[in-house]
């Protein structure tokens, strides 16, 4: 210098003016003070808190999870490991239990797709034909054979020697694997070493299934409280020509209408209040642990609470980024790199809605450590 790998940090700053919104205060409809998005507030994919409903206990069905140990309120999350795979490496990835319980499936090709199969080839035997003979060649039939060819993603360990008519773990040696036993290490997954058995088992469980563990449902529009108008419900009282009540009207009489009227109680709706911001909280120090995380002590409330839903706009200065230009400075043979100046543009992704813990996805810039390769000293 180039190409990478891992982790962490920031999320423009300040000032002025004009607004929006929550709280408090003064005042009376206007002022003052304090607070006002995120690392993902997002997707709503997991796990919980909380609330209501259901529920004796157990089982079936259904769903989920699936190497080990640890962490946690819990998790499908995290940490540290094991094994496997990928990468030269830093490092990354893994639905990573069981195929020796059973069932199913394995397209195409191929003779045969699982204790199977004989297409070619190889070999023995029988018959026929030819050469004209210890045998050779060809054809047919019936068997043997998985060593060779061919098919396939996959064909029943590999190499060699023996063996055989030809062959074959058929036998043996070595290698690889599996199962079992022993020893050592580890909490464990597992690792290392030794021994035994020809045991050599196809793949697929993100197919059914088996095993182990976990799981009731609905979500803050949960739910609780206060509570109009109108119309229902319940009760009491008054009243129907001995007329309550209403209209007219300032009131009375009068006139007209007239079967309901008044009060109380209760449920629901509109609307309002709470839930709802002090919490699995934040900060610092100390201790334990490799770490995730946990414990102790001290401090803090500065950490949004809207409900048509606030958190914004403009201007100035500075910072950063991008593009263009430069006849400038430094490095280099050069391409080019770093810096400086000028002009223009921009400051990403995105925005709370009951609250937490995660995961995933989106996104601008910066820093640190590490790896590989190349050059120079």
């Nucleotide at each position: 210098g180039a190409a990478g790998c891992a982790g962490c940090c920031c999320a423009g700053a300040c000032g002025a003016u004009c607004g929006c919104u929550g709280g408090g205060g003064g005042a009376u409809u206007c002022c003052c003070c304090c607070g006002g998005a995120g690392g993902a507030a997002a997707g709503u994919c997991c796990g919980a808190a909380c609330a209501c409903c259901a529920c004796a206990g157990g089982g079936c069905a259904g769903g989920g999870u699936g190497c080990u140990c640890c962490a946690u309120a819990a998790c499908g999350u995290g940490g540290a490991g094991u094994c496997g795979c990928g990468g030269u490496g830093a490092c990354g990835c893994g639905a990573a239990g069981g195929a020796a319980a059973g069932u199913g499936c394995a397209a195409c090709a191929g003779a045969a797709a699982g204790g199977a199969u004989a297409c070619c080839g190889c070999c023995a035997c029988g018959c026929c034909g030819g050469g004209g003979u210890u045998c050779c060649c060809g054809g047919c039939g019936c068997g043997g054979u998985a060593a060779g060819g061919g098919u396939g993603a996959a064909a029943a360990g590999g190499u060699g020697c023996g063996g055989u008519a030809a062959g074959a773990g058929c036998g043996c040696a070595c290698c690889a694997g599996u199962u079992c036993c022993c020893c050592g290490g580890g909490u464990g997954a597992c690792c290392g070493g030794g021994g035994a058995a020809g045991c050599u088992u196809u793949g697929u469980a993100a197919a059914c299934c088996c095993c182990a563990c976990c799981c009731g449902g609905u979500g803050c529009a949960a739910g609780a409280c206060c509570a109009a108008a109108u119309a229902g419900g319940g009760g009491a009282g008054c009243g129907a020509u001995g007329g309550a009540g209403g209209g007219u009207g300032g009131c009375c009489c009068g006139c007209c209408c007239g079967a309901g009227c008044u009060c109380c109680c209760g449920g629901g709706u509109a609307g309002g209040u709470c839930g709802c911001a002090g919490g699995a909280g934040c900060c610092g120090c100390c201790g334990g642990g490799c770490a995730a995380c946990c414990g102790g002590c001290g401090g803090c409330c500065g950490c949004a609470g809207a409900u048509g839903a606030a958190u914004g706009a403009u201007c100035g200065u500075c910072a950063c980024c991008c593009g263009c230009g430069g006849a400038c400075g430094g490095g280099g043979c050069a391409a080019c790199c770093c810096g400086c100046c000028g002009c223009g543009g921009g400051u990403a992704c995105a925005g709370a809605a009951u609250u937490c813990g995660g995961c995933u996805u989106a996104u601008g810039g910066g820093c640190u450590g590490c790896u590989u390769c190349g050059g120079c000293c």
The RNA shown here (Bacterial RNase P class A) has 377 nucleotides and comes from a Desulfobacteraceae bacterium. Rfam family: Bacterial RNase P class A. It is annotated as a ribozyme.